[in-house]
Molecule: transfer RNA
Organism: uncultured Lachnospiraceae bacterium
RNA sequence: GGGGCAUUGGCGCAGUUGGGAGCGCGCUACAUUCGCAUUGUAGAGGCCGUGGGUUCGACUCCCAUAUGCUCCA
Numbered sequence: 001g002g003g004g005c006a007u008u009g010g011c012g013c014a015g016u017u018g019g020g021a022g023c024g025c026g027c028u029a030c031a032u033u034c035g036c037a038u039u040g041u042a043g044a045g046g047c048c049g050u051g052g053g054u055u056c057g058a059c060u061c062c063c064a065u066a067u068g069c070u071c072c073a
Stems, first nucleotide, its partner, number of pairs: 001072007010025004019056001027043005049065005
């Protein structure tokens, strides 16, 4: 220098025919208990690495770019 993959709530991840942002753990409240744990119910928390483009509409397509991993030189 060139190619590939990853980047989504605190953590680990899912989400490709372009139209609902979700799951597990964690966190908060309540119930349960003498209390804790467990269990149950409810809830808060992300607009999807960043910028731009296409589209009626983009996490999802296109371009650029950042970080990490990896292959080639």